[in-house]
Context: one part of a larger RNA
C1' cells in the first nucleotide's frame, strides 16, 4: 500500500423477506458422467461445463473404428527432363466404391508464310506440399466472468528518509467518484451520464400496392346493408422532417440564498418515461491451437489423401436443462371473432377435385404494402363429461399409409386405426420473476432435401400477487480497525 476477518460503521441488488409460479417425484425430449464398444471423434466441468461448440451426425457432414486403395499427393508454387495421338474422353473388364487396367475418338492459345518454337495441360524426379497431431501454461485475436458494479488512474504541487499519501478523505445528496459545500490541493484522462437505435404524443409532409368519412356509378337485396368501381388523401397507416420533458412553473421540507428530496398543477408522456446497443484499470497463467492466423515440437507410402460399411443415437445407473401431464379456473365436440413480425424463384402457393388425414393431383397469381405462407390460439357462445386412474394423462406397442431423400435396417418426421404404461401435485433441498413484468395462448424465422425443435432468437394476445422492512443468508461499493498474510 492490499487481501482477508464467523470485526465495526454506512450503504445497494429479487440477495433476503411479502408474492405467484416452477424445479427435485412421473413419462418422453435433449446435453453430460459413468458403462460398454472395433469405433461410441473432439473440446466445454462451481457461480461463469452440463437443449454448450452444434442456427439441423440417415449418406454428406465426419475429425472416430474396420476394411479396400493412393504416394509429389484432393490443394498451391517453384526448378529440371519428357510428351500430338498429348490434353480430354464414349465405351470395356474388375470392384462394395474409390481405384486399377484397356481404348474408339480427339482438341486448345501466342508467334511464324512454313518448318518449327512457346504456352496451357499431363507425365518423371526434386524441392515441398499435408495434418481436425501436441502445447490456450509459448502466442494473437476473440469471449466469458466479477458487473452495467461505479470505481481505475495521471500531471503538477505539497507532505513523507522511504515504500508511498493527499488530489480519490469529511458534510449532504443522487441509479452514479451524480452534484453542492468544505478542505494542499488545483487540473486532467478512462469509466457515469448525454449523443445513438426501438417505443410512447403531437404537426407537417408523403399518397401506391395502403386507406374509404363524404359524393358518384354498377350489381344484388323487400329493407337494414352487402359486394365492385371512380372520384378523393379526411382518417387509419407507410417513412421521412420537426416539436415535446428541461425539476421548466407552484410548494413544502432539509437547508448555507446550495445540491438535494415530497406533494401538486399543465402534459401523451414526469422527475433516468419504457426497452436496447454500449462492459473503465484490471481478475480468474478463465475459454478458445477444432473457426481462422501462429512460435516451438511430431508424422512423412502416413499421425496425410480417397472410398465403402460402421459409429457419433450403443444402456444396469446418476445428475442438469425442457416439454407433456396428473384434471372440473378442466376434457370433448359444436359454432364464432380480434393480431404483430418475419419469410417466398432450384421458392411461397390460391381458387377447385380426390383422400378420414398425413397428403395427393393441378396450377391462378406473385422478385411482393398488391399474390402467397395465413382460417391465429387462449377468450366468448351452446351442447357434452360428473369426480372415475375417469370422455384426465398421452408413454409403449401392433399395423396400414404419407412425404423427403440415390438411400428411411442399424437410425427421419407425420397421418389412421387399435393398445392405452407411470402419473392423484411431488422428501431433503433449490430456481426465476417488481408490470405490460410474473404467469398463460398461439404465430413467425435462421439452419435445412427432410428431420429427431419439446432447442435457440424473435412477435403479438390475455394479463395479475406482493414488497412491513433491513435482523439473518448470498454477492458488492465506501470508510474504518485489527493482522504473526503478500
Nucleotide at each position: 500500500u492490499g487481501a482477508c476477518g464467523g470485526g465495526g460503521g454506512c450503504c445497494u441488488g429479487c440477495a433476503c423477506a411479502a408474492g405467484c409460479g416452477g424445479u427435485g417425484g412421473a413419462g418422453u425430449a435433449u446435453g453430460u458422467g459413468g458403462c460398454u464398444c472395433a469405433a461410441u471423434u473432439c473440446g466445454a466441468u462451481u457461480c461463469a461445463a452440463c437443449g454448450c461448440g452444434a442456427a439441423g451426425a440417415a449418406c454428406c457432414u465426419u475429425a472416430c473404428c474396420u476394411g479396400g486403395c493412393c504416394u509429389u499427393g484432393a490443394c498451391a508454387u517453384g526448378u529440371a527432363g519428357g510428351u500430338g495421338g498429348u490434353a480430354g474422353a464414349a465405351g470395356g473388364a474388375u470392384g462394395a466404391a474409390a481405384g486399377u487396367c484397356u481404348a474408339a475418338c480427339g482438341a486448345c492459345c501466342c508467334c511464324g508464310c512454313a518448318a518449327g518454337g512457346g504456352g496451357a495441360g499431363c507425365u518423371u524426379a526434386c524441392a515441398c506440399a499435408g495434418g481436425u497431431g501436441c502445447u490456450g501454461c509459448a502466442u494473437g485475436g476473440c469471449u466469458g466472468u466479477c458487473g452495467u458494479c461505479a470505481g481505475c488512474u495521471c500531471g503538477u504541487g505539497u507532505c513523507g528518509u522511504g515504500a508511498g499519501a493527499u488530489g480519490u478523505u469529511g458534510g449532504g445528496u443522487u441509479a452514479a467518484g451524480u452534484c453542492c459545500c468544505g478542505c494542499a490541493a488545483c487540473g486532467a484522462g478512462c469509466g457515469c451520464a448525454a449523443c445513438c437505435c426501438c417505443u410512447g404524443u403531437g404537426u407537417c409532409c408523403u399518397g401506391u400496392u395502403g386507406c374509404c368519412a363524404c359524393u358518384c356509378c354498377c350489381g344484388c337485396g323487400a329493407g337494414a346493408g352487402c359486394g365492385g368501381g371512380a372520384a378523393g388523401c379526411a382518417c387509419u397507416c407507410u417513412g421521412g422532417a420537426c416539436a415535446g420533458a428541461c425539476u421548466g412553473c407552484c410548494u413544502c421540507g432539509c437547508u448555507u440564498c446550495a445540491a438535494c428530496g415530497g406533494g401538486g398543477a399543465g402534459g401523451a408522456a414526469g422527475g433516468u418515461g419504457g426497452g436496447g446497443a454500449u462492459g473503465a484499470c484490471g481478475u480468474c497463467a478463465a475459454g478458445u491451437c477444432a473457426g481462422u492466423a501462429u512460435g516451438g515440437c511430431c508424422c512423412u507410402u502416413a499421425c496425410g489423401g480417397c472410398c465403402a460399411g460402421g459409429g457419433c443415437u450403443g444402456c444396469a445407473c446418476a445428475c442438469g436443462u425442457a416439454c407433456u401431464a396428473c384434471a372440473a379456473u378442466g376434457c370433448c365436440c359444436g359454432g364464432c371473432a380480434c393480431a404483430a413480425a418475419g419469410g417466398g424463384a432450384a421458392g411461397c402457393a390460391a381458387u377447385a377435385u380426390c383422400g378420414c388425414a398425413a397428403g395427393a393431383u393441378g396450377g391462378a397469381g406473385c422478385a411482393a404494402a398488391u399474390c402467397c405462407c395465413c382460417g391465429a390460439a387462449a377468450a366468448c357462445c351452446g351442447g357434452g363429461c360428473c369426480c372415475a386412474g375417469u370422455u384426465c394423462a398421452g408413454a409403449u406397442u401392433g399395423u396400414c399409409g404419407u412425404c423427403u431423400g440415390c438411400a428411411a435396417c442399424u437410425c427421419g418426421a407425420c397421418g389412421g386405426c387399435a393398445u392405452g404404461a407411470a402419473g392423484c401435485c411431488g422428501g431433503a433441498a433449490u430456481c426465476g420473476c417488481u408490470a405490460g413484468u410474473a404467469a398463460u395462448g398461439g404465430c413467425g424465422c435462421a439452419u435445412c432435401a427432410g428431420c429427431u425443435a419439446c432447442g435457440g432468437c424473435g412477435c403479438c394476445g390475455u394479463g395479475a400477487a406482493u414488497a412491513c422492512g433491513u435482523u439473518c443468508c448470498c454477492a458488492g461499493g465506501c470508510c474504518u480497525u485489527g493482522u504473526a498474510c503478500a

RNAcentral holds the full RNA, with entries from SILVA.
A computed fold for a 486-nucleotide part of an RNA from a metagenome, annotated as small-subunit ribosomal RNA, 3' major domain.
It matches the Rfam family "Bacterial small subunit ribosomal RNA".
The prediction has a mean pLDDT of 83.